[in-house]
Context: one part of a larger RNA
């Protein structure tokens, strides 16, 4: 390579948004005749390979004859399927249109509870800590309580196996301005669709750059313990960093460790959102549809656990990705970064 794989043994890119080229693509009709069939006619070197015969005493070897296979190029035919031109349908997909939920996102405003610190009244030895201590704080009046006031973070209850969002990720309240999605009806469009190498774009938290902010928490560091030692766990302190702006980094057990699409295979049960019914003055119930979101289970499936209409079941298409273990996600090149460092990525040797 060919096969076989990819939830957990090696493998699904962090997302997928946006999408090029590429691969593939719904239903019927008519032409075409590149694929593609069938047929004729050339090529398709020798030698080798297969079969038969002969020759060296056999046999390796050498000599004749010969079959087919495979490729090709041109002609003639066929037209079911792919392709490709022309007219066309509407179930995939999009559009109106009418409801509709939601921590979806930006940017502004605003509110309490709490911690921390001033500043003031009241009060007087203690407080914090911890398994028990000690650093620590306190008569220069702590801690406690009462009242004023500063600041920055975060947003208890609701809150949920809940909902939104591609995906990281979103949570006090209102304002604006804004992206999807779900359910219902008919109208439209008329295959406009999938998948997606390279590319763009987004991406927790640490880190970085420049300027603000800094309560609390906190690597680093500094004392107390603790122990044989304690560069740790405990404990008092306490800086960078947590926040804001703006630019950059591009990486996580970025996890459902499980790519996307479509379509097909038993059911029960909660839930969330919304329609039909059905009951009702009306509204809950209560059935039954769609579209998520959990627990379980038929058949399948799997080494096994497990997965099981949200598939790890049963196919079809695209596309990433694996190929023993260590070296090694490492070294060299390159590219991209301020810079950490990231992306691509061997090899020798070891076994």
């Nucleotide at each position: 390579c060919u096969g076989g794989g990819c939830g957990u043994a090696a493998a699904g890119a962090g997302u997928u948004g946006c999408g090029u080229a590429g691969g593939u693509g719904g239903c019927a009709g008519a032409g075409u005749a590149a694929g593609u069939a069938a047929g004729a006619u050339g090529u398709g070197a020798a030698a080798g390979c297969g079969u038969c015969c002969c020759g060296c005493u056999c046999a390796a070897c050498g000599g004749g004859a010969u079959a087919g296979a495979c490729a090709u190029a041109u002609c003639u035919u066929a037209a079911a399927c792919u392709g490709c031109u022309c007219a066309g349908c509407u179930a995939g997909a999009g559009a109106a249109c009418g409801a509709g939920a939601g921590a979806g996102g930006u940017a502004g405003a605003u509110g309490g509870a709490a911690u921390u610190c001033c500043c003031a009244g009241u009060g007087u030895a203690g407080g914090a800590g911890u398994g028990a201590a000690a650093u620590c704080c306190g008569u220069a009046g702590a801690u406690a309580u009462u009242g004023g006031g500063a600041g920055g973070a975060a947003c208890a209850c609701c809150g949920a196996u809940g909902g939104c969002g591609u995906a990281g990720g979103c949570a006090g309240u209102c304002u604006a301005c804004u992206g999807g999605c779900u359910c219902g009806u008919u109208u439209c469009u008329g295959a406009c669709a999938c998948u997606a190498a390279g590319g763009c774009a987004c991406g927790a938290a640490a880190g970085c750059g420049u300027g603000g902010g800094g309560a609390g928490c906190a690597a680093a560091c500094a004392g107390g313990a603790u122990u044989a030692g304690a560069u740790a766990c405990c404990c008092u302190g306490g800086u960078a960093g947590u926040c804001c702006a703006c630019g950059c980094c591009g990486u996580a057990a970025a996890c459902u460790a499980u790519g996307g699409a479509u379509g097909c295979u038993a059911g029960c049960u909660g839930u969330u959102a919304u329609u039909c019914g059905u009951a009702u003055c009306g509204a809950c119930c209560c059935g039954a549809g769609u579209a998520g979101u959990a627990g379980c289970g038929a058949a399948g499936c799997u080494a096994a656990c497990g997965c099981g209409u949200u598939a790890a079941g049963c196919a079809u298409c695209c596309c990433g990705c694996c190929u023993g273990u260590g070296g090694a996600g490492u070294a060299c090149g390159g590219u991209c970064g301020c810079a950490a460092g990231a992306c691509u990525a061997a090899a020798a040797c070891a076994u």
This is a predicted structure of a 351-nucleotide part of an RNA (small-subunit ribosomal RNA, central domain) from uncultured Saccharimonas sp. (SeqCode). Its Rfam family is "Bacterial small subunit ribosomal RNA". The coordinates come from a structure-prediction model, not an experiment, and the mean pLDDT is 81.